Context: one part of a larger RNA
Molecule: small-subunit ribosomal RNA, 5' domain
Organism: metagenome
RNA sequence: GAUUGAACGCUGGCGGCAUGCCUAACACAUGCAAGUCGAACGCGAAAGUCCUUCGGGGCGAGUAGAGUGGCGGACGGGUGAGUAAUACGUGGGAAUCUACCUGGUAGUGGGGGACAACCCGGGGAAACCCGGGCUAAUACCGCAUACGUCCUACGGGACAAAGGGGGCCUCUGCUUGCAAGCUCUCGCUACCAGAUGAGCCCACGUCCGAUUAGCUAGUUGGUAGGGUAAAGGCCUACCAAGGCGACGAUCGGUAGCUGGUCUGAGAGGAUGGCCAGCCACACUGGGACUGAGACACGGCCCAGACUCCUACGGGAGGCAGCAGUGGGGAAUAUUGGACAAUGGGCGCAAGCCUGAUCCAGCAAUGCCGCGUGUGUGAAGAAGGCCUGCGGGUUGUAAAGCACUUUCAGUGGGGAGGAAAAGCCUGGGGCGAAUACCCCUGGGUCUUGACGUUACCUACAGAAGAAGCACCGGCUAACUCCGUGCCAGCAGCCGCGGUAAUACGGAGGGUGCAAGCGUUAAUC
Numbered sequence: 001g002a003u004u005g006a007a008c009g010c011u012g013g014c015g016g017c018a019u020g021c022c023u024a025a026c027a028c029a030u031g032c033a034a035g036u037c038g039a040a041c042g043c044g045a046a047a048g049u050c051c052u053u054c055g056g057g058g059c060g061a062g063u064a065g066a067g068u069g070g071c072g073g074a075c076g077g078g079u080g081a082g083u084a085a086u087a088c089g090u091g092g093g094a095a096u097c098u099a100c101c102u103g104g105u106a107g108u109g110g111g112g113g114a115c116a117a118c119c120c121g122g123g124g125a126a127a128c129c130c131g132g133g134c135u136a137a138u139a140c141c142g143c144a145u146a147c148g149u150c151c152u153a154c155g156g157g158a159c160a161a162a163g164g165g166g167g168c169c170u171c172u173g174c175u176u177g178c179a180a181g182c183u184c185u186c187g188c189u190a191c192c193a194g195a196u197g198a199g200c201c202c203a204c205g206u207c208c209g210a211u212u213a214g215c216u217a218g219u220u221g222g223u224a225g226g227g228u229a230a231a232g233g234c235c236u237a238c239c240a241a242g243g244c245g246a247c248g249a250u251c252g253g254u255a256g257c258u259g260g261u262c263u264g265a266g267a268g269g270a271u272g273g274c275c276a277g278c279c280a281c282a283c284u285g286g287g288a289c290u291g292a293g294a295c296a297c298g299g300c301c302c303a304g305a306c307u308c309c310u311a312c313g314g315g316a317g318g319c320a321g322c323a324g325u326g327g328g329g330a331a332u333a334u335u336g337g338a339c340a341a342u343g344g345g346c347g348c349a350a351g352c353c354u355g356a357u358c359c360a361g362c363a364a365u366g367c368c369g370c371g372u373g374u375g376u377g378a379a380g381a382a383g384g385c386c387u388g389c390g391g392g393u394u395g396u397a398a399a400g401c402a403c404u405u406u407c408a409g410u411g412g413g414g415a416g417g418a419a420a421a422g423c424c425u426g427g428g429g430c431g432a433a434u435a436c437c438c439c440u441g442g443g444u445c446u447u448g449a450c451g452u453u454a455c456c457u458a459c460a461g462a463a464g465a466a467g468c469a470c471c472g473g474c475u476a477a478c479u480c481c482g483u484g485c486c487a488g489c490a491g492c493c494g495c496g497g498u499a500a501u502a503c504g505g506a507g508g509g510u511g512c513a514a515g516c517g518u519u520a521a522u523c
Stems, first nucleotide, its partner, number of pairs: 001523004006519005013370006019363002021328001026326003030323003035071003040068002043065001048059004078281003087206007096198002101194008109143001111141002118133006149158003163186006172179003207253003214244003219241008256278004260271004283304005306317004334360001336359003342356001343354004373403004383394004407464001409459005417450001422444008467512005472493003478507005488495002
């Protein structure tokens, strides 16, 4: 000099864009953060209101709601504890899986028995649990079939499926408009391929310590078997005696890694906050279940510590999600708004959910921009300070005069972020069809949290807006008074003991400026 997720002191007008617990991976009150689907399925209220023969009935409404089932809760969001290599970075590799999505091939036949919800009964303070009975399905289980797939001692053997919704009457049935019929669509099953995502292996690179020199028995390799989606001591049995190490094994300390960031002419050094990629973790330790995917932050089980409830028998919980609280600390924000946009989950869709996200709030924390006026004005006013008492300086500075009105203030106007979806309608496809459905044009109707938006304009009036550090040398900037080795200053050299440009105050000056200094840290 540059830089910072900074803090502290003094000061503080506005805006834009960023950033904001670096410490206790300490403990957490409260609210919210993952649901959705009635076009998979069976049940099914009430308030209110109307009628009533006073028993009840209709509408509300097949709505709300819970339950079975499906998909999603493995994404998104947080943190950096652990990890020096099961990680990360770069480059290779073969023995693998991949829900939803895309392309293709072939199917989607016919049966069965349950369990919730519900009803009845019981236990418990509660959490919740138990028994009996009824029931549906795209839940579950046989059978049939097998293009293909898997196994095979090549003879053969094994394995599927689920239906839902819209429309129509050309064919068939009843002959009314409805089906087991036709058609469109969303699904389902098996297999092939793609895409995406993931698992695994290898090489090289990746901090300090030798006051750590030897380490290792599933250890190193082989055979056989098991296990996994998959290679492999991954695991087991047997056999052999190997494997690593001064090119630093082992042990100890420290640490998430990278793209990058800071600095520097570069080489290098330091660093990894925000953003992005990867990894690891979710009160601590262990475990598996479900599933395409987890050994699963807001799932389950066990143990432990802690907190809470209890009728003492037993139960409940996990903010390193967003806010917020206590605590720790030099120090770090609102218990805000909206799903309008982007994206995600579910759904045919309408839509619902979304503390992701988009916005707003707080903080000069940083960067950038703007303003605090402009011109004129010598009687060089008054006052202050200095003085050699003549004057000098503050100083065109002020006043005065003439202007301007950015920003802030008040009033008015006012983009863009919105395109879709929906509805009407033309063309094409499918088809028996002027239904439905799909693709594609035109028209129409809406949808904004921010928001009193950006921006434009009118009004008034210089009106509301400057500080901080320094002035001995380094280093730009000097005098007076006070003090008297005191009080104090200080980055280094050093100042202060009676004329201190070095302490304190004043006048003046210098440098930066909504900041300026100090401290800490890096180059």